[in-house]
């Protein structure tokens, strides 16, 4: 000076557990706070709380608990694939 590496996460599929189906969660909108290549400190995306609008598929079986099959803009868990920061200072090679 040139390449490179490393990360939070995201999006898909497929297995099995769970939750709701009396509507949470899940997506959007807005405030507040986190955390974010190996150090800082950062806005993009991520995550948690607050309020706010919208929005949904149930049926069977039982005397009950319950159980079975769906259905949910659905959690997380293992598996695989694809993407993945920018500023200064480092790291590896040339």
């Nucleotide at each position: 000076g040139c390449a490179g590496a490393g990360u939070a996460a995201a999006u898909c599929c497929g297995c099995g557990u769970g939750c709701g189906u009396c509507a949470a969660g899940u997506g959007c909108u807005u405030c507040c706070g986190g955390a974010u290549g190996g150090a800082g400190a950062g806005u993009u995306g991520c995550c948690g709380g607050g309020a706010g609008a919208c929005g949904a598929a149930a049926a069977g079986a039982g005397a009950g608990a319950u159980c079975u099959u769906g259905c949910g803009a659905u959690a997380g868990g293992c598996g695989g694939a694809u993407u993945g920061c920018a500023c200064u200072c480092g790291c590896u090679g040339c």
THF (Tetrahydrofolate) riboswitch aptamer from a bovine gut metagenome, 94 nucleotides, folded computationally. RNAcentral records the identical sequence in 2 taxa. The RNAcentral record of the sequence draws on MGnify. Model confidence (mean pLDDT): 76 of 100. Its Rfam family is "THF (Tetrahydrofolate) riboswitch aptamer". From the family's description: Tetrahydrofolate (THF) riboswitch was first reported for Ames et al. as an RNA motif in 5' untranslated (5'-UTR)regions of folate transport and biosynthesis genes in Firmicutes genomes. The family has 101 seed sequences and 747 matches in Rfam 15.1. A reference for the family is Ames et al. (2010), "A eubacterial riboswitch class that senses the coenzyme tetrahydrofolate", Chem Biol. Of the family's consensus pairs, 94% are formed in the model.